[in-house]
Molecule: SAM riboswitch aptamer (S box leader)
Organism: Cytobacillus stercorigallinarum
C1' cells in the first nucleotide's frame, strides 16, 4: 500500500509545560481557536494485541507489566441508497474514515 475480521451512543488535565496558527480525514455544512490551533513532553482514559493471575477449560473474567490506541461536539453532520413524514425533519443499511489484530 493492499486484503480479511472486530470496534466507533461511553471514558479520559474548566488554571500542566515547550509552542506558536491553524485544525476539526476528503467535498458541502456547521464548529474549535490569541480567554490560545497543530506539533512535542507530561498527565489521564480505556483495555485490541502479548505477558501474568483466576477458573475444569473458554470465544469467560482479573491486572495494566509490554505493544499500539484515544483524550471538543455520536466517527461533528452530512454526501450513497431505502423506508416513513405534520415536507421542518426522523429513522435504517452502505460507502468513506479510524484503531486493532493478523495476511499479501
Nucleotide at each position: 500500500u493492499u486484503c480479511u475480521u472486530a470496534u466507533c451512543a461511553a471514558g479520559a488535565g474548566c488554571a500542566g509545560g515547550c509552542g506558536g496558527a491553524g485544525g476539526g480525514a476528503c467535498g458541502a455544512g456547521c464548529c474549535c481557536g490569541a480567554u490560545g490551533a497543530a506539533g512535542c513532553c507530561c498527565g489521564g482514559c480505556a483495555a485490541c494485541c502479548g505477558a501474568u493471575u483466576c477458573u475444569a477449560a473458554a470465544u469467560g473474567a482479573a491486572c495494566a507489566c509490554g505493544g499500539u490506541g484515544c483524550u471538543a461536539a455520536u466517527u461533528c453532520u452530512u454526501g450513497c441508497a431505502g423506508c416513513a413524514a405534520u415536507c421542518a425533519u426522523g429513522c435504517u443499511g452502505a460507502c468513506a474514515g479510524a484503531u486493532a489484530a493478523g495476511g499479501a